A computed fold for an 852-nucleotide part of an RNA from Laodelphax striatellus, annotated as large-subunit ribosomal RNA, domain II. The prediction has a mean pLDDT of 82. Its Rfam family is "Eukaryotic large subunit ribosomal RNA". Rfam links the family to the GO terms structural constituent of ribosome and ribosome. Taxonomically the source falls in Laodelphax (Eukaryota, Arthropoda, Eumetabola, Auchenorrhyncha).
Context: one part of a larger RNA
RNA sequence: GUACGCGCACCCGCAAGGAUGCUGGCGUAAUGGCCACCAGCGACCCGUCUUGAAACACGGACCAAGGAGUCGUCCUCGUAUGCGAGUGUUCGGGCGCCAAACCCCUACGCGUAAUGAAAGUGAACGCUGGUGAGAACCCCUCGCGGGGCGCAUCACCGACCGAUCCUGAUGUCCUCGGAUGGAUUUGAGUAGGAGCAUACGGGGCCGGACCCGAAAGAAGGUGAACUAUGCCUGUGUAGGGUGAAGCCAGAGGAAACUCUGGUGGAGGCUCGCAGCGGUUCUGACGUGCAAAUCGAUCGUCAAACAUGGGCAUGGGGGCGAAAGACUAAUCGAACCUUCUAGUAGCUGGUUCCUGCCGAAGUUUCCCUCAGGAUAGCAGUGUCGGAUCUCAGUUUUAUGAGGUAAAGCGAAUGAUUAGGGACCCGAGGGCGGCCUUAAGCCUUCAUCCAUUCUCAAACUUUAAAUAUGUAAGAAGCCCCUUGUUACUUUGUUGAACGUGGGCGUUAGAAUGCAUCGACACUAGUGGGCCAUUUUUGGUAAGCAGAACUGGCGAUGCGGGAUGAACCGAACGCGAGGUUAAGGUGCCGGAGUGGACGCUCAUCAGACCCCACAAAAGGCGUUAGUACAUCUUGACAGCAGGACGGUGGCCAUGGAAGUUGGAAUCCGCUAAGGACUGUGUAACAACUCACCUGCCGAAUGUACUAGCCCUGAAAAUGGAUGGCGCUCAAGCGUCCCACCCAUACCUCGCCCUCGGGGUAGGAAGGAUGCCCCGAGGAGUAGGCGGGCGCGGGGGUCAGUGACGAAGCCCAGGGCGUGAGCCCGGGUCGAACGGCCCCCGGUGCAGAUCUUGGU
Numbered sequence: 001g002u003a004c005g006c007g008c009a010c011c012c013g014c015a016a017g018g019a020u021g022c023u024g025g026c027g028u029a030a031u032g033g034c035c036a037c038c039a040g041c042g043a044c045c046c047g048u049c050u051u052g053a054a055a056c057a058c059g060g061a062c063c064a065a066g067g068a069g070u071c072g073u074c075c076u077c078g079u080a081u082g083c084g085a086g087u088g089u090u091c092g093g094g095c096g097c098c099a100a101a102c103c104c105c106u107a108c109g110c111g112u113a114a115u116g117a118a119a120g121u122g123a124a125c126g127c128u129g130g131u132g133a134g135a136a137c138c139c140c141u142c143g144c145g146g147g148g149c150g151c152a153u154c155a156c157c158g159a160c161c162g163a164u165c166c167u168g169a170u171g172u173c174c175u176c177g178g179a180u181g182g183a184u185u186u187g188a189g190u191a192g193g194a195g196c197a198u199a200c201g202g203g204g205c206c207g208g209a210c211c212c213g214a215a216a217g218a219a220g221g222u223g224a225a226c227u228a229u230g231c232c233u234g235u236g237u238a239g240g241g242u243g244a245a246g247c248c249a250g251a252g253g254a255a256a257c258u259c260u261g262g263u264g265g266a267g268g269c270u271c272g273c274a275g276c277g278g279u280u281c282u283g284a285c286g287u288g289c290a291a292a293u294c295g296a297u298c299g300u301c302a303a304a305c306a307u308g309g310g311c312a313u314g315g316g317g318g319c320g321a322a323a324g325a326c327u328a329a330u331c332g333a334a335c336c337u338u339c340u341a342g343u344a345g346c347u348g349g350u351u352c353c354u355g356c357c358g359a360a361g362u363u364u365c366c367c368u369c370a371g372g373a374u375a376g377c378a379g380u381g382u383c384g385g386a387u388c389u390c391a392g393u394u395u396u397a398u399g400a401g402g403u404a405a406a407g408c409g410a411a412u413g414a415u416u417a418g419g420g421a422c423c424c425g426a427g428g429g430c431g432g433c434c435u436u437a438a439g440c441c442u443u444c445a446u447c448c449a450u451u452c453u454c455a456a457a458c459u460u461u462a463a464a465u466a467u468g469u470a471a472g473a474a475g476c477c478c479c480u481u482g483u484u485a486c487u488u489u490g491u492u493g494a495a496c497g498u499g500g501g502c503g504u505u506a507g508a509a510u511g512c513a514u515c516g517a518c519a520c521u522a523g524u525g526g527g528c529c530a531u532u533u534u535u536g537g538u539a540a541g542c543a544g545a546a547c548u549g550g551c552g553a554u555g556c557g558g559g560a561u562g563a564a565c566c567g568a569a570c571g572c573g574a575g576g577u578u579a580a581g582g583u584g585c586c587g588g589a590g591u592g593g594a595c596g597c598u599c600a601u602c603a604g605a606c607c608c609c610a611c612a613a614a615a616g617g618c619g620u621u622a623g624u625a626c627a628u629c630u631u632g633a634c635a636g637c638a639g640g641a642c643g644g645u646g647g648c649c650a651u652g653g654a655a656g657u658u659g660g661a662a663u664c665c666g667c668u669a670a671g672g673a674c675u676g677u678g679u680a681a682c683a684a685c686u687c688a689c690c691u692g693c694c695g696a697a698u699g700u701a702c703u704a705g706c707c708c709u710g711a712a713a714a715u716g717g718a719u720g721g722c723g724c725u726c727a728a729g730c731g732u733c734c735c736a737c738c739c740a741u742a743c744c745u746c747g748c749c750c751u752c753g754g755g756g757u758a759g760g761a762a763g764g765a766u767g768c769c770c771c772g773a774g775g776a777g778u779a780g781g782c783g784g785g786c787g788c789g790g791g792g793g794u795c796a797g798u799g800a801c802g803a804a805g806c807c808c809a810g811g812g813c814g815u816g817a818g819c820c821c822g823g824g825u826c827g828a829a830c831g832g833c834c835c836c837c838g839g840u841g842c843a844g845a846u847c848u849u850g851g852u
Stems, first nucleotide, its partner, number of pairs: 045060004061852006071207002074204010086110003092104003114121002129157005137148004159190002161187003164183003171176001210349002213346001217339006228313009239271003242267001246263007275300003280296002283294002315331001317327002352785006362375001364373003376524002378521007390511002393509002395471005405461001406459002412455003417450001419448003425444006475502002478500002481497004486493001527551004532546005556567003571748007581738003584722003590735001592734006604724001615709003619706010636693005642666003648660002672687001676685002749775009786841001788838008797830002805825004810821004
C1' cells in the first nucleotide's frame, strides 16, 4: 500500500568491494597550470560557383567602425487565450476634476443554409435511420473473460434539400400548370450548430521586399569657350626659280602668216622662311613638361590659304570635301536632373553556439533547356491502433511472360559443299546428216536425301533473375429458409443474402518493435564514378540507357601521391584485438621458415593504375609425341666408298654431278646409274652408305614457365626513394608480428525508449532513481541555449572604501556561444532574475569610410 509491488529486519549460500562526498599522511621553483622558443611526426589556402578546386578558376595586403530575410495589408496552417450561436469596446456617445486604459447604443464584418448560369426553390418516414469498427461507463465473474449501452471518429448503405434528366395527376380562360413517383446523374449541402476576436510562430501573393550591380526606356532642361559647317567684319602670308598672254624691234614672204631677239610677269606652277599640318625614326617621354608632349625628319606655303571677333545651326537633333568624323578630355545618339531603391530566370555577398533528423539532380507540363510549376525524396506537428498488423527476406500454392540459351537434316529469311534423280527448263560442245533427230559430254536451274554457317525487327522448344495473388473469424462447415431476367425436366443448381452452429495450435518460416492516417512546409529538379548488362561511335578520361552500390553530402586505415578503388563509416577518453595492407632501411612489425624458377650492356617487383602486340631465341627449366641405341646408336678420329659403265637419249662436248626419261644387275661389311666442290670434257676431293677405335644414351617435332629480341622523342627521373640477386624478384605453402575513428571491455556526455517514485514536518514531478539502445553529414527542417541596444517589474542589487570600458606568461565554470573571480589601468555610472520591443552578432560582397 486496494492490488501488483517496494523498503526494512532476521536466517542460509555465493561473490566481492566502495566513491568525484568526509578525512589522515606526503607534496608547492612541482609528476600541476599557463606562456614563449627549438626539434621530430601529421598537415596544400580560406571563401565561392561546381559532378569535381591546393589549383595555371574568380574574390582576399593589414586593422578599426559600418554592412544584407525587414515592415504593412490580405490569405492559409499550427499553438495559446477570451466569449460562444454567436463574436468583434475604442467611427461615435457617456459619467467625470473629460480618460490610451472605465461604461455604452446603432450600423457593419465574419459565422449561423444550401443549391442553381439564372428565374427561383430550399434541409424531420424514423426516439435525427441502419450495418461494421470504436473510448469511457454499466452488469456478471476470484480472475481470465463474457454481455449491455455505444460519444468522437472512420468505412459502407439508405433518407432529406437544391441542380440535372424522366414521370406527368387535380385543374384549366387550351396552354398554361405542376401534384405524385422515380434515376448506375450532380453539389464546396442537411442529418441536435462552432464560430468570432486577439497574440505568437511557419508558409504564400502584393508591395524597393535579403543586400549591392546593368546594357536599356521615358520626361524636362543645359551646352557650339573644344570642335563641324555657313554668313558678316577684320588681320596675316621672307627670298628665289620658271617665264603664259599681250607689246617692241629685226628678218623672210605675193599674201595668209612665219621665224629670231627682247620686253612682259600669268599660274588652285615650282624651291623655300614664317604660318598651318603631323610622314618617318614605330626616336625621346611613357607615376611624362604634357590625360597626346619633345627632337630630328617630313607635307604645304598666294591658295578649296591661315586666323581673331561677331552671328547661326541642339540631342534621334545639329554639322559633316563622309572618318560614324565632330557636337566642351564624353558620341553607332552629348551632358544635368527626374520617373528610380527602374528591372535582371544572371554574378557576388548574406554576421553567435549546440542537440536531433536529413535530401535531390528523377516524373509530367511550360515561347521550357542558366528558370519555374507538378509529383517524388526530407522535416515538424497531430490523431488512432497494437500480439492485431507490418516487411527491399524465405517457403508453399497458383498465375502472367518469349529475354538468355538453343534450333535451322522444324516454319520464315540468309547461307557453304559435294551426292543422287533425271520427267520437265536454259546455255555451250560433240555427234549426225545435208538437215534439224537419237545419243553422248558439260554448265546452270529444278527435285530428293544429306552437309557447313547465321538472325534486334525468325522460331518449335525455352530458362535463371525479376514480378502478380494467396497463406482465415471480414473464416469455415452444416442446418434453415429468401432474391434473381443466369441455369435446370424440376425451387434443380449457381451467385448473393436472413436466422442458427463451430469458440481456437488465429491456420507457413524469419525478422522489426512498431504500424496506419491526416495537416503544414523546406531544399532539389546541372550530376558524376564503379562492377555487370547495353545503344551509337575506328576510338576516347566520348555520348546515351538498365540493375545495384558509391562519390556528391564523408572523415578514418591501406593504394608513396589521389572525390569514386580495397577495408571500414565517426560522441569524448582508456585498455585489448583485428580488416585491408604490410614487416632490409626510410617505417611500426621477420634480413622468419620450406620448395621451385630467374642473370637481364633496357631485369623484376601486387586490384582500379598509370600500357605494349604479332612474331622470334641451340638462354635456361619442366613436360608431350615419335624415332635411334650394349645385335654398340649419336658425336669425334681413322679406313673403305668397287665392277658391268664413259648406262640410254639429247648435245660441239656431257665420263655420277647442263638437260630429259628411266634408275637395274653383280661383288660385298658397305658403296646412289651419285649429296656437294671441281673440269672444255676427264681427273681429283667430298657426302650418303659400311667398318675400326670409343662405351651410353641420342635425334626430330612440339608444349609452356622465367629471361632475352621485337621496343625510337624531345629539361634530368623514378617498383614512392635508397637499394636488393640461393633475393628485399617471380610462383606455391606455413608460422609469427605491426595497426583504423572497425570489433570487444570500462568510464563519461547527449539523445531516444522503458520502468519506479509524495508512505509519519514542510517543500519538491520540465524533479529524483534505475535499466537498455543509439551517436557521420552538404542543401534543408525542427529543438535548446549564448551575446548586444532600449523599455516594464523585482533584488531596500553593485558603486568615489572606485561603476563601465580597456590590458594581463593569474585562477575557475560551461561540449560550446560565452560567463565568473584576481591583478593593473581608469574615473561615474552599472548589473542579476522574470517579461516586452528590436535599425541585435561579420572575414570575405573588385563591399563603404578612415587609418597603416